Predicted 3D model of a 73-nucleotide RNA (transfer RNA) from a Patescibacteria group bacterium. Rfam family: tRNA.

RNA sequence: GGGCCCAUAGCUCAGUUGGUAGAGCGUUCCCAUGGCAUGGGAGAGGUCAGGAGUUCGAGCCUCCUUGGGUCCA
Repeated sequence: GGGCCCAUAGCUCAGUUGGUAGAGCGUUCCCAUGGCAUGGGAGAGGUCAGGAGUUCGAGCCUCCUUGGGUCCA
C1' cells in the first nucleotide's frame, strides 16, 4: 500500500425483505424473609463509531473518514 471482517445500553451480544431499538448479566426501587442468600414485580440507562448520500422512512442500502482484527505484499 491492497483485500476481507467488526463497531448497537456499564459488559456480552441479537436485530428477519428498509417500517415504534431489544435480550441476558449488571444497576435503582418495591414485594416475600427477623435478616442474608434467593425468588417475583416495576423502572432508569442508547445521538446504533463520525460525516454525507439514496428513500415518504436507514441500526440495515451506497460513499468517505476513524478505531480494532485478519490475510496478502